[in-house]
RNA sequence: UGUAUCUCGCUGGGGUGCUCCGUUUUUACGGAGCUGAGAAAAACCCAUUGAACCUGAACCAGGUUAUGCUGGCGGAGGAAGUUCGAGAUGGCAAGGAUC
Numbered sequence: 001u002g003u004a005u006c007u008c009g010c011u012g013g014g015g016u017g018c019u020c021c022g023u024u025u026u027u028a029c030g031g032a033g034c035u036g037a038g039a040a041a042a043a044c045c046c047a048u049u050g051a052a053c054c055u056g057a058a059c060c061a062g063g064u065u066a067u068g069c070u071g072g073c074g075g076a077g078g079a080a081g082u083u084c085g086a087g088a089u090g091g092c093a094a095g096g097a098u099c
Stems, first nucleotide, its partner, number of pairs: 001093003004089006010081001011047004016041001017034007053078003059072004
């Protein structure tokens, strides 16, 4: 010096549904419940080694009070740094100086 592992940061990407109750002109607001990392949180998840997320999809099967709730579709098509900066460790590789 490079590389490897880990941590943090910057920048960027993403989703926010379903059931019940109350209020209400209204799919809006509040409360309770379901799944989930997250159901508007100064949070959470993800960034090409990309299943975060979107499309297909008002799809198919199963299940549920109901819902992307589960599986299929599916490593199908897209998708944000073709890993940006700092730090820690010092393993691995290369080079230099001195003895």
Background: TPP riboswitch aptamer (THI element) from an Alphaproteobacteria bacterium, 99 nucleotides, folded computationally. It was read from a public genome assembly, where an Rfam model found it. The source organism's lineage runs through Bacteria, Pseudomonadati, Pseudomonadota and Alphaproteobacteria. Of the family's consensus pairs, 100% are formed in the model. Model confidence (mean pLDDT): 75 of 100.